[in-house]
Context: one part of a larger RNA
RNA sequence: GGGUGAACGCUGGCGGCGUGCUUAAGACAUGCAAGUCGAACGGCCUGAAGCUUGCUUCAGGCAGUGGCGCACGGGUGAGUAGCGCGUGACUGACCUGCCCCAAAGUCGCGGAUAACUGGCCGAAAGGUCAGCUAAUACGUGAUGUGCUGUCCUCUCUUGUGAGGCCAGUAAAGGCUAUGACCGCUUUGGGAUGGGGUUGCGUUCCAUCAGCUAGUUGGUGGGGUAAAGGCCCACCAAGGCGACGACGGAUAACCGGCCUGAGAGGGUGGCCGGUCACAGGGGCACUGAGACACGGGUCCCACUCCUACGGGAGGCAGCAGUUAGGAAUCUUCCCCAAUGGACGAAAGUCUGAGGGAGCGACGCCGCGUGAGGGAUGAAGGUUUUCGGAUCGUAAACCUCUGAAUCAGGGACGAAAGGCGGGACAACCGGAGAUGACGGUACCUGAGUAAUAGCACCGGCUAACUCCGUGCCAGCAGCCGCGGUAAUACGGAGGGUGCAAGCGUUACCC
Numbered sequence: 001g002g003g004u005g006a007a008c009g010c011u012g013g014c015g016g017c018g019u020g021c022u023u024a025a026g027a028c029a030u031g032c033a034a035g036u037c038g039a040a041c042g043g044c045c046u047g048a049a050g051c052u053u054g055c056u057u058c059a060g061g062c063a064g065u066g067g068c069g070c071a072c073g074g075g076u077g078a079g080u081a082g083c084g085c086g087u088g089a090c091u092g093a094c095c096u097g098c099c100c101c102a103a104a105g106u107c108g109c110g111g112a113u114a115a116c117u118g119g120c121c122g123a124a125a126g127g128u129c130a131g132c133u134a135a136u137a138c139g140u141g142a143u144g145u146g147c148u149g150u151c152c153u154c155u156c157u158u159g160u161g162a163g164g165c166c167a168g169u170a171a172a173g174g175c176u177a178u179g180a181c182c183g184c185u186u187u188g189g190g191a192u193g194g195g196g197u198u199g200c201g202u203u204c205c206a207u208c209a210g211c212u213a214g215u216u217g218g219u220g221g222g223g224u225a226a227a228g229g230c231c232c233a234c235c236a237a238g239g240c241g242a243c244g245a246c247g248g249a250u251a252a253c254c255g256g257c258c259u260g261a262g263a264g265g266g267u268g269g270c271c272g273g274u275c276a277c278a279g280g281g282g283c284a285c286u287g288a289g290a291c292a293c294g295g296g297u298c299c300c301a302c303u304c305c306u307a308c309g310g311g312a313g314g315c316a317g318c319a320g321u322u323a324g325g326a327a328u329c330u331u332c333c334c335c336a337a338u339g340g341a342c343g344a345a346a347g348u349c350u351g352a353g354g355g356a357g358c359g360a361c362g363c364c365g366c367g368u369g370a371g372g373g374a375u376g377a378a379g380g381u382u383u384u385c386g387g388a389u390c391g392u393a394a395a396c397c398u399c400u401g402a403a404u405c406a407g408g409g410a411c412g413a414a415a416g417g418c419g420g421g422a423c424a425a426c427c428g429g430a431g432a433u434g435a436c437g438g439u440a441c442c443u444g445a446g447u448a449a450u451a452g453c454a455c456c457g458g459c460u461a462a463c464u465c466c467g468u469g470c471c472a473g474c475a476g477c478c479g480c481g482g483u484a485a486u487a488c489g490g491a492g493g494g495u496g497c498a499a500g501c502g503u504u505a506c507c508c
Stems, first nucleotide, its partner, number of pairs: 001508004006504005013366006019359002021324001026322003030319003035068003040065002043062009075277003084202008094194002099190008107141004116131006146169004151164004173182002175179001203249003210240003215237008252274004256267004279300005302313004330356001332355003338352001339350004369399004379390004404445005412436001418429001419427002452497005457478003463492005473480002
């Protein structure tokens, strides 16, 4: 000199864009943050119409069965020195819902169960018994393009590819747009996303020097989507280490960011990628995907309810509270846009997101006026008493018109839907949709309308007077102060920055 997620002191006008618990991964009141589908299914309630008076149709709603989603999005950085991350390679050892392409199919049969009804238990949370019923829920038979498995032949880079015998193995329907519709089943390919392996790189301590029993390897098995001591039985005795094993400390990693001419040094907050975690610890279930933040279960700690028998909970989601701390915000508005889940769609949900609010926390922009104005007013300070200085500064004249008021008033919004077309591509006919926001902006009117902070001995730009008298005090270093202090305190003047200025802390 530059920098910061800063804090503190004094001061403080406006706007835009960013940014805001660095400490206790401490504890949390309250509300919201993940649902959706009636075009999968039976039922119940309300209303209307038709009548055959207990049925049919239509519209709206409700819980339940079923499907998809809840593994995304959002938070945090505790753990982790690790194939965790970064970078490059391998997978003949692997998986991949929804999406795209292609091939072949979608034929029969059956038994239940929730909802509902009735009874019972419990303070509650909740549970139990009996009876009824449906499905794109569940089971089973057929078909087998195919696929899978043992065996055989050939090929090849070990599990790649081709062929053969036998065995096993599918399916679901819905719709008043009946279709080139939406689904369902099997298989091959693609895309996307992931799992695994590996070369290299990745902090400090040797006042950590030896470490190791599933340990190192083999055979055979189990397990997995998949190789593997991943796990198990048996066998062998190996494996690692001064090229730093083992142990300890510290730490999420990177793109980046700061600094620097560079090399390097420091750092990893916001944004983006990866990983890990969800009160502490373990476990599996479901599923294409989890060992699952707002799912389950067990142990521990804590909090709450209780009729004492037993139950409920998990903000490191958004707000908010409390504690800790030098210190870090609103219990706001909206799904209008972008994106996501579900749905054929209309649409519903979305504290993701879009916005507004608070904080000079940062950066940038603007303003506190501009031009003229000397007999150089008054006043302050100083003086050698002549003067000097504040100083064109003020007053005063002319001009402009932050604020404020009034009128108008957005872009972000054209898709989807309706219509045409073939329900396509596409066309563009009519019309709807804005939280921000009556905001930005435009036009008109309109008032001269906040300045502070630090410093002035040298480094270092800026000097005099008074007070004090090694006192009170200053200080980054050198050093000032003991009666003429440009160094302390005040004043006048000056210097530097300016809605900021200084101080402290940390990095180069």